[in-house]
């Protein structure tokens, strides 16, 4: 100098794990919002004004991990590198 394993780096892509969205469930007894049937109140009326339950929803919390996105390392395959270790084989 070739070739071959090892070590460290790099990049790709997997699997894990975490986190966060998404999606479901709940969800304001120290009462969160919107939207109020019906009753109330104000009115001579028109029409206002406040609002219970139903409904929808927020913060919280809880499952999910099927789907998204981030993250991580004593994680697998792939690929390059590399002035480190090793074996080989040539060559001077």
């Nucleotide at each position: 100098g070739g070739c071959c394993g090892g070590g460290c780096c790099c990049g790709a892509u997997g699997a894990c794990u975490g986190g966060a969205g998404a999606u479901c469930g709940u969800g304001a007894a120290c009462u969160c919002c919107g939207c109020c049937a019906g009753g109330g109140c104000c009115g001579g009326a028109a029409g206002g004004c406040a609002g219970c339950a139903a409904c929808g929803g927020u913060a919280g919390c809880g499952a999910c991990c099927c789907c998204u996105c981030c993250a991580g390392g004593g994680u697998g395959u792939c690929g390059g590198g590399u002035u480190c270790c090793g074996g080989u084989c040539g060559c001077c």
Molecule: Bacterial small signal recognition particle RNA
Organism: bacterium